[in-house]
Molecule: Bacterial RNase P class A
Organism: Roseicyclus elongatus DSM 19469
RNA sequence: GCGGAGGGCCGGAUGGCCGCGGGGUGGCAACACCGCGAGGAAAGUCCGGACUCCCUGAAGCAACGGUGCCGGGUAACACCCGGGCGGAGCGAUCCGACGGAAAGCGCCACAGAAAUGAGACUACCCCGGUCCGCCGGGGAAAAGGUGAAACGGUGGGGUAAGAGCCCACCGCGCCGCUGGCAACAGGGGCGGCACGGCAAGCCCCACCGGGAGCAAUGCCGAAUAGGGAUCGCAUCACGGGGCGCUUCACCCCCGCGAUCCGGGUUGGCAGCCCGAGCGUAUCGGCAACGGUGCGCCUAGAGGAAUGGUCAUCCAGAGGGGGCGACCCCUUGGACAGAAUCCGGCUUACAGGCCCUCCGCGCAG
Numbered sequence: 001g002c003g004g005a006g007g008g009c010c011g012g013a014u015g016g017c018c019g020c021g022g023g024g025u026g027g028c029a030a031c032a033c034c035g036c037g038a039g040g041a042a043a044g045u046c047c048g049g050a051c052u053c054c055c056u057g058a059a060g061c062a063a064c065g066g067u068g069c070c071g072g073g074u075a076a077c078a079c080c081c082g083g084g085c086g087g088a089g090c091g092a093u094c095c096g097a098c099g100g101a102a103a104g105c106g107c108c109a110c111a112g113a114a115a116u117g118a119g120a121c122u123a124c125c126c127c128g129g130u131c132c133g134c135c136g137g138g139g140a141a142a143a144g145g146u147g148a149a150a151c152g153g154u155g156g157g158g159u160a161a162g163a164g165c166c167c168a169c170c171g172c173g174c175c176g177c178u179g180g181c182a183a184c185a186g187g188g189g190c191g192g193c194a195c196g197g198c199a200a201g202c203c204c205c206a207c208c209g210g211g212a213g214c215a216a217u218g219c220c221g222a223a224u225a226g227g228g229a230u231c232g233c234a235u236c237a238c239g240g241g242g243c244g245c246u247u248c249a250c251c252c253c254c255g256c257g258a259u260c261c262g263g264g265u266u267g268g269c270a271g272c273c274c275g276a277g278c279g280u281a282u283c284g285g286c287a288a289c290g291g292u293g294c295g296c297c298u299a300g301a302g303g304a305a306u307g308g309u310c311a312u313c314c315a316g317a318g319g320g321g322g323c324g325a326c327c328c329c330u331u332g333g334a335c336a337g338a339a340u341c342c343g344g345c346u347u348a349c350a351g352g353c354c355c356u357c358c359g360c361g362c363a364g
Stems, first nucleotide, its partner, number of pairs: 001360010012313007020037002023034004039335001043346002046344005051213004064209005069083005084098001085096004099204002104202002106198003121144002124139006152170006171193001172191004177186003217270004227261007239253004277296008314333001316331006
């Protein structure tokens, strides 16, 4: 210098004016002043909790759902940290639902002779026959071919040809040993090999899990209509309708008022932001994280505010001028938008900054 790996952070700045949502102070009020007002994801609502109500005597079992190498962290987790094993990469590093297939059931497309109570197409070997093309019988499963996968692999011996038939190493199974908390690793002995794959199909094993959710839930509670109780008055009346207006007649409907009770609609208050909080220093720990001291208060609306505009500046992009440092003009900042709260995961994101590490090339 080029190419890459991992991690952290920012994601426009300042000021003026107008406006919006909460809060405080003053004021009878109108209003004035002061101060605060989105995010790293506020998103998806996928996990784990806090909180609330419902169900439930406790515990266990069954069913259903979830989790699934080991150790640690945490309120908890499917999250995080460290490690093991397997895979990818020269490497930094990355990826992995990573318990059980010699308990059982089920499945294994196409191709292929045969896909798990395996099997013999080509080719190989032996015997017999032959019209010399081959045919019949037998052996064997090493070679070819098919497939994601072919009944241990490689090499040697052996054989008619072959075969764990025999041997060595590797793999596999069983039993000790050593290291490690463990996952696991290393090494020894025995066994000739018996056991194909899929558990993200059912299943088995271990562990975890009651249900619903802030529109949860609690409190206050009008007016009108309707319900109930008591009391008072009325019961040939009054009022309303048939019928646009006035009067009369006729027909139809209806008791009226007061006080109280219950229910709880519109609505108001709480839940609702001081909390598994944030910052910093220090200590313990490889780390995740935890302890202690000090400092800070940082939206709480509720159909939902957080906006607009102007000026100057900063990245970035385009154009022009200049030998150059640089100057001028234009443009210009992504994804997105709190709704009970917290811890995670996942997804979206213009541009930019910082740290550590790896590979290659060049120079010293």